Background:
Transfer RNA from Microgenomates group bacterium RIFCSPLOWO2_01_FULL_47_10, 71 nucleotides, folded computationally. The organism belongs to Bacteria candidate phyla, within Bacteria. The sequence is in RNAcentral, with records from ENA. Its mean pLDDT, the model's own confidence on a scale to 100, is 84. It matches the Rfam family "tRNA". Rfam classes the family as a transfer RNA.
C1' cells in the first nucleotide's frame, strides 16, 4: 500500500429489506422465616457520515477499530 472478514443491550450470540429476538446480567412483585433456587413482568441495542428505496441491522459508497492474507 492491496484483498477479505467483524462491529447489534451490561455481557455472548441470533436476525440474507416490513415490530430488533434469545441466553444471562439489571430492577420490580410472587413464592419462602431469611437466603438460594423457581416464576411473572419491564427497561436497556444496530460503529460514524451519506446514498438508494415506500420502508435499510439488511443493499452501495466513504471512514473508525480489531482480525487475517498478500505485497
Nucleotide at each position: 500500500g492491496c484483498g477479505g472478514g467483524a462491529u447489534u443491550a451490561g455481557u455472548a450470540c441470533a436476525u440474507c429489506g416490513g415490530u430488533a429476538g434469545u441466553a444471562u446480567g439489571c430492577a420490580u412483585c410472587c413464592u419462602u422465616c431469611c437466603c438460594a433456587a423457581g416464576g411473572a413482568u419491564g427497561a436497556g441495542a444496530g460503529g460514524g457520515g451519506g446514498g438508494u428505496u415506500c420502508a435499510a441491522u439488511u443493499c452501495c459508497c466513504c471512514u473508525a477499530u480489531c482480525c487475517c492474507g498478500c505485497u